[in-house]
Context: one part of a larger RNA
């Protein structure tokens, strides 16, 4: 490389947009680059193959043929691929009318709770644990009532519910804004799919600058050394700083998981649920489209299982894998403020 693969054995890029490229609906005419057929030239000789001949045979040699699957020129064919062109509407999109939603951004508002502050009542404990202690408290704690401050998160509703490409999104209101879905007729007329590079988005933690800081809480300090234990540098408790929050910028990684790339077509049923539409008998009805669950036939699978939301049957394009360790490491390069990220070996060893 071929072949074979990628849910769990090695392997789907975290996700999207999109350049080149690859692939691409129905139809008319032309063309003739690919394709197919014929002819001509060429494809040195020797070798190989076939037929015949010469050395007594053989090896060997000689003669003729075939082959040389190719290339060029030329003549034709026109189904398919390509090119130009005509038309179309089933793909794709636009328009109109609906419709659900924690989709995104900005601003504002709200109540419950924790903490703190002030004041009142009130008295000796409170906290905490398996049990304790550190801790708080007669300078009046805990409890309780009233008032205030401040930050963060939004109970119930809440749902194998919804929305989003993924990450993710949950109080309420307003404004700005993206996408989906359904129905309808009208319009454009293949405008499509995928996508190497590239660009953008991308949890948490972390970093930079400036704010903020209630609760929680790495680090750190203390308690219990008698607890647990083989050990106990932890688990438990009391405190507590970064951080968690906001703005702007960086980082670019996760079991970024459905461990399942994107798109299209086809392929039994049954039963929930979400958002639309239709029908009539207006119902716990039937039916249809789009999602989201369960179960299950054929089929697939090493099995587990998957099964119209496929891991089934096919097609197009991309990514990735090739024994374990060494190693997602070294070196180099690119990116980054750094942490580090991306790309990515070999020796050696089993």
């Nucleotide at each position: 490389c071929u072949g074979g693969g990628c849910g769990u054995a090695a392997a789907g890029a975290g996700c999207a947009c999109g350049u080149a490229g690859g692939c691409u609906g129905u139809u008319u005419a032309c063309u003739a680059a690919g394709u197919c057929a014929g002819a001509u030239g060429u494809g040195a000789a020797a070798u190989c193959c076939c037929a015949g001949g010469g050395c007594u045979u053989a090896a060997c040699c000689c003669u003729g043929g075939a082959a040389g699957u190719g290339c060029a020129u030329u003549u034709g064919a026109a189904a398919c691929u390509g090119g130009u062109u005509u038309a179309c509407u089933a793909g794709a999109g636009u328009u109109c009318g609906g419709c659900a939603g924690a989709g995104g951004g900005u601003g504002g508002u709200g109540g419950a709770a924790u903490u703190c502050c002030a004041a009142g009542u009130g008295u000796a404990g409170a906290g905490g644990u398996g049990a304790a202690a550190u801790u708080c408290g007669u300078a009046g704690a805990u409890a309780u009532u009233u008032g205030g401050a401040g930050g963060a998160a939004c109970a119930u509703c809440a749902g194998u519910g919804g929305c989003g490409a993924a990450g993710g999104c949950g109080a309420c209101c307003a404004c700005c804004u993206g996408g989906a879905c359904c129905g309808a007729u009208a319009c454009u007329g293949a405008c499509g799919c995928u996508g190497a590079g590239g660009u953008g988005c991308g949890a948490a933690a972390g970093c930079g600058u400036g704010g903020g800081g209630a609760g929680c809480a790495a680090a750190c300090a203390g308690g219990a050394u008698u607890a647990u234990u083989a050990g106990a540098u932890a688990c438990c408790c009391u405190g507590g700083u970064a951080g968690u929050c906001c703005a702007c910028g960086c980082u670019g990684u996760a079991a970024a998981c459905g461990a399942u790339g994107a798109g299209u077509g086809c392929u039994a049923g049954u039963u929930g649920u979400u958002g639309g539409g239709g029908u009539c008998u207006u119902g716990u009805a039937c039916u249809u489209c789009a999602g989201u669950g369960a179960u299950g036939a054929a089929g697939c699978u090493a099995a587990c299982g998957c099964a119209u939301u496929a891991a089934g049957c096919a097609c197009u394009c991309c990514g990735c894998c090739u024994g374990g360790g060494g190693a997602g490491u070294a070196c180099g390069a690119u990116c980054g403020c750094a942490a580090g990220a991306u790309u990515a070996a070999a020796a050696c060893u089993c």